[in-house]
Molecule: FMN riboswitch aptamer (RFN element)
RNA sequence: AAAGUUCUUCAGGGCGGGGUGCAAUUCCCCACUGGCGGUACAGUCCGCGACCCGCCGCAGGGCGGCUGAUUUGGUGCGAUUCCAAAACCAACAGUUACAGUCUGGAUGGAAGAAGAAACGA
Numbered sequence: 001a002a003a004g005u006u007c008u009u010c011a012g013g014g015c016g017g018g019g020u021g022c023a024a025u026u027c028c029c030c031a032c033u034g035g036c037g038g039u040a041c042a043g044u045c046c047g048c049g050a051c052c053c054g055c056c057g058c059a060g061g062g063c064g065g066c067u068g069a070u071u072u073g074g075u076g077c078g079a080u081u082c083c084a085a086a087a088c089c090a091a092c093a094g095u096u097a098c099a100g101u102c103u104g105g106a107u108g109g110a111a112g113a114a115g116a117a118a119c120g121a
Stems, first nucleotide, its partner, number of pairs: 005117006016030004031101002033090002035048004043088002052065005070086005092104003
């Protein structure tokens, strides 16, 4: 010095316009949004987290499962990441009518980011 340990802080965005209708921010047309690590800069690659399910535990929690979507052209040593174009995807519960964008679990949890301390000595 690194690893490890303990603690602190932080850690998800988006319905604006028009149409139909008794009723829709839920349908239709246009619009809008994009967590974390890796890698040539990524919602779509690889991996992870959130939601949900199962088992175990008094509990904090642990283990396992499930888990969406991209092509073409260009530049370049190298890009499904950049540039151009055209696409596609988005948990659960609720609702006067079907929700990525409203409300709710959630003033929650968390991948992880930054910092502090002692230890290492």